[in-house]
Context: one part of a larger RNA
Formats: sequence, structure tokens, C1' cells
RNA sequence: CGUUAGAAUAUUGAGAGGGUUUCUUCCUAGUACGAGAGGACCGGAAGGAACGCACCUCUAGUGUACCAGUUAUUGUGCCAACAGUAAACGCUGGGUAGCUAUGUGCGGUAAGAAUAACUGCUGAAAGCAUCUAAGUAGGAAGUCUGCCUCAAGAUGAGUAUUCUCACCAUUUUAAAUGGGUAAGGUCACGGUAAGACUAACCGUUUUAUAGGUACUAAGUGUAAGUGCAGUAAUGUAUUUAGCUGAAGUAUACUAACAGACCGAGGG
Repeated sequence: CGUUAGAAUAUUGAGAGGGUUUCUUCCUAGUACGAGAGGACCGGAAGGAACGCACCUCUAGUGUACCAGUUAUUGUGCCAACAGUAAACGCUGGGUAGCUAUGUGCGGUAAGAAUAACUGCUGAAAGCAUCUAAGUAGGAAGUCUGCCUCAAGAUGAGUAUUCUCACCAUUUUAAAUGGGUAAGGUCACGGUAAGACUAACCGUUUUAUAGGUACUAAGUGUAAGUGCAGUAAUGUAUUUAGCUGAAGUAUACUAACAGACCGAGGG
């Protein structure tokens, strides 16, 4: 821009894409078969592999400053306690959320249709025979459905429900132009399990949207200061403490203020 008034919500599915895998074991049954050796079809059950989708409860990884330890050096006047730097975490031990796989859950089924090679029935041409010429039955991991996803720009532009509607001016009087509006939308503002930007989604005081705060979870692992014991290093009590990014719940303390614009005219 179109979809023939303007919108919101929910849909149908032409079409497109994905998927379709495979192995082993057990039962039937040491049965049929076979002199024996060996050893089934059909049917039923279980367990795997690889692959795919989703997720983070468990296991495991990361987690660039969340916690602790620690070396050298510089600084805060000194001790103590801290802070900076050491290749973009100095090194080391852990680790929440998030993101992940090595972890967890699920999936391929069944069924139907038309067929290939092939197997048939009836059956002439050709008194026989013949699956074929008329007619007709089966038959595959393959084809089309069935399962999942997208999908009406499917210009063939579909469908349903609901909402808004006889405004003002100009004029060449028309399916005109301009303006202000309705339903609705966009911008703006606070954001997100959404994200390169866009987009999507949520919220905007009639408020839990983000931050802060409180408590909790979780992480680290018993802070500093002080007392006591020891000549001291250190130990011990206060103390399972102190500190803490993303998590949960609650709470208007701070900020979502102030607003602007677009948008039909009875089709």
C1' cells in the first nucleotide's frame, strides 16, 4: 500500500516445512522342517542405540568480583583493619539466578487409501491355454493421508463475534478536498522469563512495572571489635557468625509524571 467504512478479538486451511530410523533379547519353541548338525515364518513382550523437541527437580559445567583463603608490592601517619595492582578475576577453594549437557521428561506408534515388482480369480481374441483384452482380488521401510509447526499478499486477499458511527468548513457537487473526533491505535514513560536495531509482550497511581527496603531461600563458612589462655605464632568465647548479583513473598519509600498525535462519515 492492498484486501472497498474504520477497528478489536477469535478462527478455517489452499499451500509450505518437519518427522518417518534401527538393533538386541525373551515367549511362542528347541516347536514346524531336517538323518543329524542346525533351526524358523506368523504372532506377542521387553530393553537399548543414534536422532529430534522441551526443560533445569536431580547430577555436572560455567557463573569476570557473591563468599572465603593466600603471595608480592603500593597506599590509607603507625599497629590492627582495609583498598589498589600483579594481562584485561593476581592465584586458589567454593558458588545463587541465568545459560547449558554429560542430566531429566517426551517422540517415531496404530490405522486408512491408491500402487511397484510380483501373486491371483473369472475370461475371450485363438472351441484349448492364458493374471488382461472387458471385469476383478491381493501386494512394500516407498507415495498420499494420519502426527507436529507456519500459514488469507491464498491479490482466489476467506469466515465468525463484538465495538464505533448521519460532525464542521470549502467547493469544480463527487466514491471530492481539508479539519476536529468515535471505536481503536501510535508515540511517550516504567519494564520483561522478549530482544542486535526493530518487533513481541506486560504495566503506567483505580498501580506491585522496575528500583529500594523487610523477611525468606540460597551461597560462602564462624566477620570486625572485645574478653580469656599462651612469651609468641595462635587458639577460644561472643558466633553455625558476618557478608551477599540476578531468586521468592510482602511493602508505594523512589520513579511510571506531564502529555502529544493518528484515526470512519452510511460504506
The prediction has a mean pLDDT of 88. A computed fold for a 267-nucleotide part of an RNA from Corynoplastis japonica, annotated as large-subunit ribosomal RNA, domain VI. Rfam family: Bacterial large subunit ribosomal RNA. The RNAcentral record of the full RNA draws on ENA and SILVA.